[in-house]
RNA sequence: GGACGGGCAGUCGCUCCGGGGCGUCUCGAAAGGGGCGUUUUCGGGGAGGAAAGUCCGGUCUCCAUAGGGCGGCAUGCCGGCUAACGGCCGGGGGGGCUCGCUCAAAGCGAGUUUUACGGAUAGUGCCACAGAAAACAAUACCGCCUGUUAAGUAAUUGGCAGGUAAGGGUGAAAAGGUGCGGUAAGAGCGCACCGCGGCAGCAGUAAUGCGCGCCGGCAGGGCAAACCCCAUGCGGAGCAAGACCAAAUAGGGGACCAGGAGCGGCCCGCUCCGUUACGAGUUCCGGGUAGGUCGCUGGAGCCGGGGAGUAAUUCCCGGCCAAGAUGAAUGACUGUCGCCUCGCAAGAGGAUACAGAAACCGGCUUACAGUCC
Numbered sequence: 001g002g003a004c005g006g007g008c009a010g011u012c013g014c015u016c017c018g019g020g021g022c023g024u025c026u027c028g029a030a031a032g033g034g035g036c037g038u039u040u041u042c043g044g045g046g047a048g049g050a051a052a053g054u055c056c057g058g059u060c061u062c063c064a065u066a067g068g069g070c071g072g073c074a075u076g077c078c079g080g081c082u083a084a085c086g087g088c089c090g091g092g093g094g095g096g097c098u099c100g101c102u103c104a105a106a107g108c109g110a111g112u113u114u115u116a117c118g119g120a121u122a123g124u125g126c127c128a129c130a131g132a133a134a135a136c137a138a139u140a141c142c143g144c145c146u147g148u149u150a151a152g153u154a155a156u157u158g159g160c161a162g163g164u165a166a167g168g169g170u171g172a173a174a175a176g177g178u179g180c181g182g183u184a185a186g187a188g189c190g191c192a193c194c195g196c197g198g199c200a201g202c203a204g205u206a207a208u209g210c211g212c213g214c215c216g217g218c219a220g221g222g223c224a225a226a227c228c229c230c231a232u233g234c235g236g237a238g239c240a241a242g243a244c245c246a247a248a249u250a251g252g253g254g255a256c257c258a259g260g261a262g263c264g265g266c267c268c269g270c271u272c273c274g275u276u277a278c279g280a281g282u283u284c285c286g287g288g289u290a291g292g293u294c295g296c297u298g299g300a301g302c303c304g305g306g307g308a309g310u311a312a313u314u315c316c317c318g319g320c321c322a323a324g325a326u327g328a329a330u331g332a333c334u335g336u337c338g339c340c341u342c343g344c345a346a347g348a349g350g351a352u353a354c355a356g357a358a359a360c361c362g363g364c365u366u367a368c369a370g371u372c373c
Base pairs, nucleotide, nucleotide: 001373002372003371004370006337007336008335009334010333011332012331014046015045016044017043018042019041020040021038022037023036024035025034026033027032048354052365053364055363056362057361058360059359060238061237062236063235072234073233074232075231076230077091078090079089080088081087092117093115094114095113096112097111098110099109100108101107118229119228123227124226125223126222127221141168142167143164144163145162146161147160148159149158150157151156176194177193178192179191180190181189195218196216197215198214199213201210202209203208242294243293244292245291252285253284254283255282256281257279259273260272261271262270263269301320302319303318304317305316306315307314308313339350340349341348342347
C1' cells in the first nucleotide's frame, strides 16, 4: 500500500415485494375481471468499507435572474482524464533519505519519498534570541590602514578625524568563490576561470532542460499557509427540495327562496336530499390542516471477456437486478465450523472492531478487533 470485515444449519421475530386463501366493495346477463383489506399461508429481497464527517464536485427540484460594477469565497507549475471537481493519472521544478562512482569533499548518476509549487523592483507590514547593524543594506563591535595629537629616548599606547565589508565575531539569513594584479589598507577596482542574470540557438505539446556562442561586473535578504496584486471559477436554498389527491371541524366568497344535486354535452326519464321556508335553510366555489400518493431507487450501475492508452480513463460484446423504511425494518437465541491462547492429546478458556442506509452519484478525510498478500 492492497484485499477481507466471519461461514453454515435450526427456532422465533421485523420490514418490503410477489403468488394463493379469506373478507368486502364494484363492473358484467353469465363466464369472469378490477379495487381495497388481511391477526391466514407460501416464496423471494433486506446496511457499509467506511452507510460516518457533511469537506469538495455533480444530477434532480423550486425560487431568483437585462447588462455592468463594488464586495465576498475558492483555486493557483505543465499536460491529460472526467458529467464535474479543490479529485485522479502522467510529467517538470524544489526538498529529504539511501546506494553507486570518488581517498574524501564537492559534483554526477540511480532508486525511493515528499511538495498550497502564480507574483517579493506595485504598495503596506513583519523578521524572536544573538548581534554594531535585519534592510533606501548598515553612524564599523573586534580588527586593518592613513592623517593628526598627547605620553614615551624608542618600540609602542591612548584620544580625535577619516578610509576599509578583505579577516574575526553574531545569526536561519549580513552584497558570489579561487587566484593574480592592484592599493596606505582594501574592494569586480581590473583580469582569468568558475558561478549568476539576460539573449540567440537546440530539444520538448507544455512546464522545463541544455546553452561550450553573444551581452552584462553582477542583479541585491527572507516571509504572500501576512495584508495585498494578477489570472480563473462561483446566483440561492435544498428530497422536511418539490408535485398531486384531499376528510371532519371552524373561518372566507357566491347563488337560490322552492327547488337543488347526480346519471360524461342537451331533452325526456330515473334516483337522492329538501320543502309552506330568510332559516343553526339548501347548494356551489376557493384556500389551508389531518391523512394519503408520487418524487424513490435501473443507475455517470454491477460482474465477466476483449480492444486502445505508461496510467487515470475509455470503447465494444455478453450476462445480471441487488434495501427503499418514515416512533423509521435489517434482530435475538442455540448448535457447529473458522480465529486466538493453554495442552502431547482429549479438551478448556477467550476474542469478534469501527460503525449503522433515508433522493442519488463521483471524490476527499477520519474511525477500525482480527486475518491474508
RNAcentral holds the sequence, with entries from MGnify.
Bacterial RNase P class A from a soil metagenome, 373 nucleotides, folded computationally.
The coordinates come from a structure-prediction model, not an experiment, and the mean pLDDT is 76.
It matches the Rfam family "Bacterial RNase P class A". By type it is a ribozyme.